Predicted 3D model of a 485-nucleotide part of an RNA (small-subunit ribosomal RNA, 5' domain) from an uncultured bacterium.
Context: one part of a larger RNA
Parts: sequence; C1' cells; structure tokens
RNA sequence: GAACGAACGCUGGCGGCAGGCCUAACACAUGCAAGUCGAACGAGAAGCUAGAGCUUGCUCUAGUGGAAAGUGGCAGACGGGUGAGUAACGCGUGGGAACCUACCCAAGGGUACGGAAUAAUGCAGGGAAACUUGUACUAAUACCGUAUACGUCCUCAGGGAGAAAGAUUUAUCGCCCCUGGAUGGGCCCGCGUUGGAUUAGCUUGUUGGUGAGGUAAUGGCUCACCAAGGCGACGAUCCAUAGCUGGUUUGAGAGGAUGAUCAGCCACACUGGGACUGAGACACGGCCCAGACUCCUACGGGAGGCAGCAGUGGGGAAUAUUGGACAAUGGGGGAAACCCUGAUCCAGCCAUGCCGCGUGGGUGAAGAAGGCCUUAGGGUUGUAAACCCCUUUCAGCGGGGAAGAUAAUGACGGUACCCGCAGAAGAAGCUCCGGCUAACUCCGUGCCAGCAGCCGCGGUAAUACGGAGGGAGCUAGCGUUGUUC
Repeated sequence: GAACGAACGCUGGCGGCAGGCCUAACACAUGCAAGUCGAACGAGAAGCUAGAGCUUGCUCUAGUGGAAAGUGGCAGACGGGUGAGUAACGCGUGGGAACCUACCCAAGGGUACGGAAUAAUGCAGGGAAACUUGUACUAAUACCGUAUACGUCCUCAGGGAGAAAGAUUUAUCGCCCCUGGAUGGGCCCGCGUUGGAUUAGCUUGUUGGUGAGGUAAUGGCUCACCAAGGCGACGAUCCAUAGCUGGUUUGAGAGGAUGAUCAGCCACACUGGGACUGAGACACGGCCCAGACUCCUACGGGAGGCAGCAGUGGGGAAUAUUGGACAAUGGGGGAAACCCUGAUCCAGCCAUGCCGCGUGGGUGAAGAAGGCCUUAGGGUUGUAAACCCCUUUCAGCGGGGAAGAUAAUGACGGUACCCGCAGAAGAAGCUCCGGCUAACUCCGUGCCAGCAGCCGCGGUAAUACGGAGGGAGCUAGCGUUGUUC
C1' cells in the first nucleotide's frame, strides 16, 4: 500500500447493488418449511331440494352435495441446511469396462379369462394417553391364478421360463413385454492433493490363486481350500490438522495466503448401529434397536429431535424479521381447473462493503465584530461571515403512475418514474501536525500528569503531555485493533 463475512471508539443526510453466527455439529418454546390425484376405489358428514309421518319442529326416505378420514398411485432419494467427520479414488484432472436408470423420447408386439381377501365402516371390548384387540361386511389401476409371447432369458438344442388394468365428459389418458436413445448414477485405474522421523517398521482376509456365494455390476466384497505373500526412507504405519475444487486475495511475475457469498462434487442430519420400501436411500422434517437429554403420565406406559425459514436461551468482540406473495422462475401431484412450495421472488433491520449524490452557487474589504498571536506598528482566522442576487439535486408536501404478464392473474407497490409547490431551507465529521510523514504558535504542567508504530518526548520557556488558535489529510465517514499478501 492492498484486502476483509470483520469488531471497537467518535460521528452520521439520501439512494443503488451486494453481504450479514467466522464462536457452542450447544439446547430449543411457538408457527410454518411435502404434498397431490374423485379421470384408480368403496363409503360418505354439514348444507340444499323434494316427499312422507306426525309429537308443528322434529324424524324418516330419495336426490344433490362434497368436508374429514381410509385403500391405491406418484412424489416425500429433489429442492433447502451445515462442515462435525474425512489425508481418502474424498476432491481435481485424464482414461477405462463388468453395470443400473422411475418419469421423458422413438420403434415393435400385446392389453384375454378368472379368483380370494382387506382397510374404511358397523358391533363388542382394552387403555389416562399414545394406541390397540376380536368379530361381521365391502371395492379397486391393491393382491393372486390360468392363458398367450413379436421380441427377451435359460438350455443337455429336444425344449423350458416369465405379463398386463382399467378410467372416462368418447376426445383420450393409462397398463404389460421388449429394443434403442436421452438423462442421472454405481464401479475401476494413472497423476496431483497439509505438517511431524522427538512416529521405522506395518499387515492375517492380510497378498495372490482355484471354486462357490453375493451384487445392477468388477473385485477378499464374503466364504472353503491352497500358496506365503503384500506395503515401506520415492516415507509405509502412527500422530496432528483439514471438507476438496472453480475461485478469492496479494504480488510486475514467480509465488504466498485463503476456500464467506455464487457454482460443481463429497460427507452429515441428537449420538451409535441396522435394515425395510423403492428405479433410486441404508433416507434431515420415514421405520427398528441401543444411549444421552427434554417433556407428558391416572406410574401401567408414552412422546420428541431447527446443521429447513423466522424466532428463543446460551456462548461470543460480533452477525438481522416469530414479515408478504406464489405475480415471475423452478419443483411435486393432477387430463385439466387447480393445490402445495420459508425453493424462489420481494419487503424489513444493519454505513458491513462497493458505487453514486447532497449538505448550496455567485457577489461581497468598513479586510466588520469576536478569537488567537504580536516586536503593540500590526498579522491571522478571511471572501470566510454579514449584505445583495440566484438555484432547488436529495429530503419534505400535493397530483399522476408503469414495465416486469399477459387470453387472464402483480407480492413488490401507489414502488420506480413523471409533473407541480415551498424555502438556503432539514443534512459534517474524524484523525493528525518532533523525524519517518503533509501540517506551528501560545498557555498550562514541571521525569509529575501523561504520550508512544519505531527512534524517543516530559526534571520551569515542551512545535512530542493537556487546552486553545491556526494548519494538514480523508470525508458520510474517520481512526484503532485483528488477520493475509
């Protein structure tokens, strides 16, 4: 000098754009953050209409209606958060072969005949609750069997194996098998990727083979047997530290430091373990077990997981609203209308940063008054003020009022922007002045009080302390501290 997710002190007018728990991966009250489909299915509350009955304002029946729940489908593996762990094929980069891929696109073929249940619901129980038991009934695009098989798989080459689901407003949307594509993913390898040798030896599924199992798939991935290997001063093992990268920052560069925001990958979801479902998870707002913690309890037993968005306590030098809207973009469901979306778009708070603008312009010498200095003449503050003449950015008030989104729909927002009105009116500070280093005098103090980045100032004339006048620098900021180059 530059930089910062900064903090602190003094000060503070406006706007645009960005950024905002770096600490306790500490604990969390409350609300919201993942639903949707009646064009898969049975049933169906309130309300409304009609009829009947009578106890005249209630009951029954039929229709309409469609709430809450249930079966079923798809989505809850995305999106959002965090950086604990990880020194690793985790990441980066370049290759590879033994794989999977719901929804989407394209091609071919099919969609036939049957069956048995079960939730909801009713009845009867148990329980404080969470919830749960028995029994009776019922539907499906839920489940099962048979048939069929262009292509597919297996094969001892004869043969064998495996499928489907319908709905409807009649336009379609679906379903099954198979092939190819697209997209996404799994796996393997070369190279690169922090410090320590005051860590020198490490390893028994360990290294390799054969066979088998397992997986979507290769493979000690697992197992049986066999061999005794494998790694290591080109640093194994161990310990410590750490998410990696594109980038960011500094620097002429080489290099150093760094990995907030944004983007890609990885890992994690109270701690540890496990699988289930599924195309995909070993699953943040799913399940089971164990543990710690918190809460409810009728003491028998239960419930919970903000490293989602707000918010609270705590920690800390320090970091925001329990806001609005789905209008746009995107996502999930749906044929659609539409519903959901703390993703997102916006608004609120904060000089946290960058950028822009303003706090007035001209004129004005009796060089006013006052202050300060003085050699007492004067000098300086200083065209500065006053006076006179103007302007109105920004802020304020009044009126109009978008684009963003169009077939229609605007949270932002009566915002941006435009027009008008009034009046210099509402708007300047901070640090420094011995040298480095731009900027000097007086008074006070008297090795005291104090200053200080380094050298160093202060013990009676201190340009170095404190005050004042004056000056220098930057400016809605200015200094200090911290960190990096």
The prediction has a mean pLDDT of 85.